A computed fold for a 73-nucleotide RNA from Betta splendens, annotated as transfer RNA. NCBI's taxonomy places the organism under Eukaryota, Euteleosteomorpha, Eurypterygia, Osphronemidae, Betta. The sequence is in RNAcentral, with records from Rfam.

[in-house]
């Protein structure tokens, strides 16, 4: 250089074109304890890498780009 895969809260992982993007860990606050831990409750946190199409409707499909890993030479 060329071909293939990925990219969604801090991390980690979900969603068949059609729910207010859904779970786990982890963060806050509260309850409980003397007190942490652990358990209960509740909250914040993702405009789904960018930037356009097509659809009524896009995280999904389609081009172009960044980016990552990976085969080839």
């Nucleotide at each position: 250089c060329a071909c293939c895969a990925c990219g969604u809260g801090g991390c980690c992982u979900a969603a068949u074109g059609g729910a207010u993007a859904a779970g786990g860990c982890g963060u806050c606050u509260g309850a409980c304890u003397u007190a942490u831990a652990a358990u209960c409750a509740g909250a914040a946190a993702a405009u789904u890498a960018a930037a356009g199409g097509u659809u009524c409707a896009a995280g999904u499909c389609c081009c172009u780009u960044c980016g990552u890993g990976g085969u080839u030479a």
Its Rfam family is "tRNA". About the family: Transfer RNA (tRNA) molecules are approximately 80 nucleotides in length. It is annotated as a transfer RNA.